[in-house]
RNA sequence: CUCCGAUAAUAGCAAAGCUAGGGUGACCUAGUGACGCAAAGCUAGGGGUCACACCGUGACAGCCCAGCCACCGAA
Numbered sequence: 001c002u003c004c005g006a007u008a009a010u011a012g013c014a015a016a017g018c019u020a021g022g023g024u025g026a027c028c029u030a031g032u033g034a035c036g037c038a039a040a041g042c043u044a045g046g047g048g049u050c051a052c053a054c055c056g057u058g059a060c061a062g063c064c065c066a067g068c069c070a071c072c073g074a075a
Base pairs, nucleotide, nucleotide: 004073005072012037013036017032018031019030020029021028022027035062041068042067043066045065046064047063048060049059050058051057052056
């Protein structure tokens, strides 16, 4: 340094629900809340699913693949 991921350690993120707001909608933002997560950090490139103003335009990366960045250090 790479791979890997432990009843290790320091941190981190935050499902569903509820409240307020945005959007036609999928969904998003903030608060609350914690199901879980070793990339549950970022990217819509490929697939997939979802939505609609429908044959096009959107949404989701906590669905899979891929790319980039990254804490720690047992086996």